[in-house]
Context: one part of a larger RNA
Molecule: small-subunit ribosomal RNA, 5' domain
Organism: uncultured bacterium
RNA sequence: GAUAAACGCUGGCGGCGCACAUAAGACAUGCAAGUCGAACGGACUUAACCAUUAGUUUACUAUUGGAGCGGUUAGUGGCGGACUGGUGAGUAACACGUAAGCAACCUGCCUAUCAGAGGGGAACAACAGUUAGAAAUGACUGCUAAUACCGCAUAUGCUGUAAGGUUCGCAUGAACCAAGCAGGAAAGGAGCAAUCCGCUGAUAGAUGAGCUUGCGUCUGAUUAGCUAGUUGGUGUGGUAACGGCAUACCAAGGCAACGAUCAGUAGCCGAGCUGAGAGGCUCAACGGCCACAUUGGGACUGAGAUACGGUCCAAACUCCUACGGGAGGCAGCAGUGGGGAAUAUUGGGCAAUGGAGGCAACUCUGACCCAGCAACGCCGCGUGAGUGAUGAAGGUCUUCGGAUUGUAAAACUCUUUAAGUAGGGACGAAGAAAGUGACGGUACCUACAGAAUAAGCCUCGGCUAACUACGUGCCAGCAGCCGCGGUAAUACGUAGGAUGCAAGCGUUAUC
Numbered sequence: 001g002a003u004a005a006a007c008g009c010u011g012g013c014g015g016c017g018c019a020c021a022u023a024a025g026a027c028a029u030g031c032a033a034g035u036c037g038a039a040c041g042g043a044c045u046u047a048a049c050c051a052u053u054a055g056u057u058u059a060c061u062a063u064u065g066g067a068g069c070g071g072u073u074a075g076u077g078g079c080g081g082a083c084u085g086g087u088g089a090g091u092a093a094c095a096c097g098u099a100a101g102c103a104a105c106c107u108g109c110c111u112a113u114c115a116g117a118g119g120g121g122a123a124c125a126a127c128a129g130u131u132a133g134a135a136a137u138g139a140c141u142g143c144u145a146a147u148a149c150c151g152c153a154u155a156u157g158c159u160g161u162a163a164g165g166u167u168c169g170c171a172u173g174a175a176c177c178a179a180g181c182a183g184g185a186a187a188g189g190a191g192c193a194a195u196c197c198g199c200u201g202a203u204a205g206a207u208g209a210g211c212u213u214g215c216g217u218c219u220g221a222u223u224a225g226c227u228a229g230u231u232g233g234u235g236u237g238g239u240a241a242c243g244g245c246a247u248a249c250c251a252a253g254g255c256a257a258c259g260a261u262c263a264g265u266a267g268c269c270g271a272g273c274u275g276a277g278a279g280g281c282u283c284a285a286c287g288g289c290c291a292c293a294u295u296g297g298g299a300c301u302g303a304g305a306u307a308c309g310g311u312c313c314a315a316a317c318u319c320c321u322a323c324g325g326g327a328g329g330c331a332g333c334a335g336u337g338g339g340g341a342a343u344a345u346u347g348g349g350c351a352a353u354g355g356a357g358g359c360a361a362c363u364c365u366g367a368c369c370c371a372g373c374a375a376c377g378c379c380g381c382g383u384g385a386g387u388g389a390u391g392a393a394g395g396u397c398u399u400c401g402g403a404u405u406g407u408a409a410a411a412c413u414c415u416u417u418a419a420g421u422a423g424g425g426a427c428g429a430a431g432a433a434a435g436u437g438a439c440g441g442u443a444c445c446u447a448c449a450g451a452a453u454a455a456g457c458c459u460c461g462g463c464u465a466a467c468u469a470c471g472u473g474c475c476a477g478c479a480g481c482c483g484c485g486g487u488a489a490u491a492c493g494u495a496g497g498a499u500g501c502a503a504g505c506g507u508u509a510u511c
Stems, first nucleotide, its partner, number of pairs: 001511003005508005012381006020339001026336002029334003034079003039076002042073004049066003053062003086292003096216007106208001110205007118152001120150002127142006158183004164177005188197003218264003225255003230252008267289004271282004294315005317328004345371001347370003353367001354365004384414004394405004418453001420448005428439001456501002459498002461482003467496005477484002
């Protein structure tokens, strides 16, 4: 000098930041991922209309049925729940950083281009009925729709095989043209319509992933040998893809003193702190990457996961139970108790930015934007200004003369920042207009009153700025180092005075 700090004393305001470092220990409660009725069949509800019946003072009121604008939605279906958000347990590793490579790869939504959507079928939910169970949840029978599912047709490209040809390279080879044979698509919806939104195949792009490699990446030799799918080859399988990735067989290799293996510690980086620099230290906040989601394992779906708020199995724990069986996962936001020196509200809003779904209106969004709490940090402001000597009183010291506190106070003359009260009152809202503000009646502006509401903490032997008195008497105590204290202590305690910093000041911890 610095800090995600804590402790002691003290504490006026504002702006901007930041806040469980410990138990990746356990969690009550609420919320954090939904959306689409313009994919679909139902169910419920309903304006106006028609018919019918009844009442009646024309009007009109009520009942029943039909048809039906609109609304709501459990279920089927689509897209999204792989993003966002959290944490740092594990990991010394192609995890990360950097530089390359993939002639060994995939890529939903998006962009561009080309081509297409013909004709059929069978179901399953919902629903109805029966039925098991305390519940969670089911079982059976029957009916039904679709952008759900399955054949058939078509195929420029595409896939498999491939005669042949052109061009090229970086080893395996790559790109393009290609006869023949075989295989492979589709879905509709809205609208009066135009058209729009979708669907299928293909090519290219963009974006996002995957894989490989060079170099860099903590400590210990009181860890010296380690390794059998181990190292390589061939065949086969598997993967989007290369590969011992897996498997069968064959060979006996591979790594290591340039530190293998083992043990300990640790997420990595941009950055941050310090330093003249070289360097050292650290990974809180913000950003990138990785890993994890009670512990361990597995796959399914899908463009993408081996999936925090999906699923299956096992384990521990908690809860419900009619004892047969079930339910759960805050390292999301709040919050609880626990641990700890120590770390906040069970707040407001989708107004902005961004995300998901939707043609849209819109819905959802503890992301985010805000507010609350804490001097935790940085920055700014204030606690008044001028005049004022009788150098008042009081305190302290004293050589008793005086010195000092000290222009300090009082007194007089002013000012009103901030806080306070009252009135007005935003930007943030977006290339027509209108509408839309949580923050917020906030910021800001104006007026008003009155010095009014606002100073402490550490130190004073040397280092180191700042000295006297009393008390104590190697006691009580101080102390970062040197060292003070045993009767005149500038070093302990108190007082007066002084120095320093100041809404803070000291101490402790760490670099």